[in-house]
RNA sequence: UUAUGAAGAAGGGUGAAGAGAUCGGGCUCAAUGAAACCCUGGCAACCUGACCGAAUUGGUUCGUGGUGCCAAAUCCCGCCAUACUAUGGAAAAAUAA
Numbered sequence: 001u002u003a004u005g006a007a008g009a010a011g012g013g014u015g016a017a018g019a020g021a022u023c024g025g026g027c028u029c030a031a032u033g034a035a036a037c038c039c040u041g042g043c044a045a046c047c048u049g050a051c052c053g054a055a056u057u058g059g060u061u062c063g064u065g066g067u068g069c070c071a072a073a074u075c076c077c078g079c080c081a082u083a084c085u086a087u088g089g090a091a092a093a094a095u096a097a
Stems, first nucleotide, its partner, number of pairs: 001097004010040005018029003023078004041070003045067003049062001050060003074092001079089004
């Protein structure tokens, strides 16, 4: 810089009080063990590999590999607009290239 996001996805061990990006508000999760780390497993967002096609685009599924992810819409709102308390857009963060 570009693209994406209301879907999907577990168990065990260590650990010991917080966590959900930061700020604020709220609301949830957590001693029936949070965060973090490790092992195995899974999901399929991007790239890639294999196959289809004359071929770019594309499609298929395998997961081959590389990251990523596996509570709740990026948990919701806060910035802007409106037919107004909802909807839409933006910003910011995150992931991939």